[in-house]
RNA sequence: AUCCUGCACGGGCAAACUCGACGAAAGUCGAGGACGCAAAGCUACGGGCCUAACGGGCGAGAGCCCCAGGGUCGCCGGGCUGCCAGG
Repeated sequence: AUCCUGCACGGGCAAACUCGACGAAAGUCGAGGACGCAAAGCUACGGGCCUAACGGGCGAGAGCCCCAGGGUCGCCGGGCUGCCAGG
């Protein structure tokens, strides 16, 4: 240095839920809160999943259908980076 392993010294992150903000929504952010996490650090690159405003289609209308350029890395994979201990 690389790879593997971990029941992790010190420390880190923070699900559900509640409140507030933003958003059409999915969801995100902040505060509280801890189910979990050894990359639950970063990255939407491939697949999956969620949403469907704009746009398109149908309809007399109410409305329905399609669509990601919106999300999710705490769904999986890929890429990049990093701490401790042991091998």